[in-house]
This is a predicted complex of two RNAs, RNase P RNA and transfer RNA, with 428 nucleotides together. It holds a member of the Rfam family "Bacterial RNase P class A". About the family: Ribonuclease P (RNase P) is a ubiquitous endoribonuclease, found in archaea, bacteria and eukarya as well as chloroplasts and mitochondria.
RNA sequence: CAGGCCGGGUGACCGCGGGCCGCGGGAGCGGCUCGAGGAAAGUCCGGACACCGCAGGGCAGGACGCUGGGGAAACCCCAGGCGGCGAAAGCCGACGGAAAGUGGCACAGAAAGGAGACCGCCACCGGCGAAACGUCUCUUUCUCCGGAGACGCCGGCGGUAAGGGUGAAAAGGUGGGGUAAGAGCCCACCAGCGUCGUGGUGACACGGCGGCUGCCAAACCCCGUCCGGUGCAAGGCGAACAGGCUCCGCUCGUAGGCGGCCCGCCGAGGAGCCGGGUGCGCCGCUCGAGCCUCCGGGCAACCGGAGGCCCAGAUGGAUGGUCAUCUCCGACAGAAUCCGGCUUACAGGCCUGCU
RNA sequence: GCCGGAGUAGCUCAGCUGGUAGAGCAGCUGAUUUGUAAUCAGCUGGUCGGGGGUUCGAUUCCCUUCUCCGGCU
Numbered sequence: 001c002a003g004g005c006c007g008g009g010u011g012a013c014c015g016c017g018g019g020c021c022g023c024g025g026g027a028g029c030g031g032c033u034c035g036a037g038g039a040a041a042g043u044c045c046g047g048a049c050a051c052c053g054c055a056g057g058g059c060a061g062g063a064c065g066c067u068g069g070g071g072a073a074a075c076c077c078c079a080g081g082c083g084g085c086g087a088a089a090g091c092c093g094a095c096g097g098a099a100a101g102u103g104g105c106a107c108a109g110a111a112a113g114g115a116g117a118c119c120g121c122c123a124c125c126g127g128c129g130a131a132a133c134g135u136c137u138c139u140u141u142c143u144c145c146g147g148a149g150a151c152g153c154c155g156g157c158g159g160u161a162a163g164g165g166u167g168a169a170a171a172g173g174u175g176g177g178g179u180a181a182g183a184g185c186c187c188a189c190c191a192g193c194g195u196c197g198u199g200g201u202g203a204c205a206c207g208g209c210g211g212c213u214g215c216c217a218a219a220c221c222c223c224g225u226c227c228g229g230u231g232c233a234a235g236g237c238g239a240a241c242a243g244g245c246u247c248c249g250c251u252c253g254u255a256g257g258c259g260g261c262c263c264g265c266c267g268a269g270g271a272g273c274c275g276g277g278u279g280c281g282c283c284g285c286u287c288g289a290g291c292c293u294c295c296g297g298g299c300a301a302c303c304g305g306a307g308g309c310c311c312a313g314a315u316g317g318a319u320g321g322u323c324a325u326c327u328c329c330g331a332c333a334g335a336a337u338c339c340g341g342c343u344u345a346c347a348g349g350c351c352u353g354c355u
Numbered sequence: 356g357c358c359g360g361a362g363u364a365g366c367u368c369a370g371c372u373g374g375u376a377g378a379g380c381a382g383c384u385g386a387u388u389u390g391u392a393a394u395c396a397g398c399u400g401g402u403c404g405g406g407g408g409u410u411c412g413a414u415u416c417c418c419u420u421c422u423c424c425g426g427c428u
Stems, first nucleotide, its partner, number of pairs: 001353006008326007016035008037332001041343002044341005049231004056263004061227005066080005081095001082093004096222002101220002103216003118164002120160003124156005134151006172190006191213001193210007235283004243274006256266002290309008356427007365380004374411001382398005404420005
């Protein structure tokens, strides 16, 4: 660093929930047996199941996004590719498209994407030499002094993205050639893009050629795949309560059903106000994409076969307490329709492999 | 249990497609008044619930977590 496992054991006594058996008219009593977790948590994904008559088509909307495989499916898992981090074992990655289009890049800065001339550099043209200083040349001459010219200074019109400065980012990077000065203008190497060839199922890798390249899609969007809605307080049965008024509609495919719209489909009851009730029992309810062992296939996730096992189902809601002992018992936390994942919390301890 | 919504100054709330977060009340100072209130002028006060990511840059976009509120028998 990676992976896996445990997370109290044993005995005695008292106590609680479910099932079965026995006794009892019943209430209940007795016996046997089972009785929380790796996360039962958050409710973040995906399903099963149930209802909405069917769960249909399109638009809108939403989710996901390297490749191959697994899986019922998934914001899931495994293997691989690419990128990043690390000395290494290894870890992390919302990782399609910016050469389809639209949009954004505040402040600063001259200029922020068919870019731009503020300083600087350079060519050309014009003016000044009026003041001071320096260097060089010419002039009389050996020098000084004086004079003239050039370097210079100012302005205009252009070129230039090398350099300065601003910025998160300055129009590929470094070096050389080239040029008035410069520039992919040309060349070499490197990063990226396109195309061709080879290897690979593929992501991609390697090599040749070509022109010349900002970032943002967890901005709109494009491409591909998927998605109807509501959640066991779904929903069903029994018992109980069970009244009145008003309006719309009744064979026309109208009212309405169908969650945003349209199509399609179904379609005889629907809406409002007042009154009554808002409590009871049963089902759904736990045997299931189940768990354990062995064998076979596969790098693995996983799949197949054989044998064995039954493992909570409450409805104010059950798994706890005391004592003894193990030198000590102490973490996070408790089912509520079920399952597969993810994420988060976790005292302490054990095993295996690697650096 | 299932499903929704909200966390921004002491309090109540704005903040749209990212560019250094504002309003009212409250508080403080000064003016006015004999004094107080009211009024006027000015000022203070913010880990944007916590952590992480995307981006040059996050209150805003995404993920995770905490707290609070509401609906459904």